A computed fold for a 71-nucleotide RNA from a Patescibacteria group bacterium, annotated as transfer RNA. Its Rfam family is "tRNA". The family's RNA type in Rfam is transfer RNA. Model confidence (mean pLDDT): 85 of 100.
RNA sequence: GGGCCUAUAGUUCAAUGGUAGAAUUACGGUCUCCAAAACCGUCGAUCAAGGUUCGAAUCCUUGUGGGCCCG
Numbered sequence: 001g002g003g004c005c006u007a008u009a010g011u012u013c014a015a016u017g018g019u020a021g022a023a024u025u026a027c028g029g030u031c032u033c034c035a036a037a038a039c040c041g042u043c044g045a046u047c048a049a050g051g052u053u054c055g056a057a058u059c060c061u062u063g064u065g066g067g068c069c070c071g
Base pairs, nucleotide, nucleotide: 001070002069003068004067005066006065007064010024011023012022013021018054026042027041028040029039030038047063048062049061050060051059
């Protein structure tokens, strides 16, 4: 220098162009003499900027971070 993959909740991962979910963490509650466990609930996210579309996490472009390959 060229090519490919990837970025979603604090963490690990889902999500046919049509309400962004699960587990776990944190917090609250039930239970308990107390705590743990168990059960119930709450909070919390689409890398950035544009474009296409009635509608974008998803499709297109550019950029940024990470990973791999070629030279």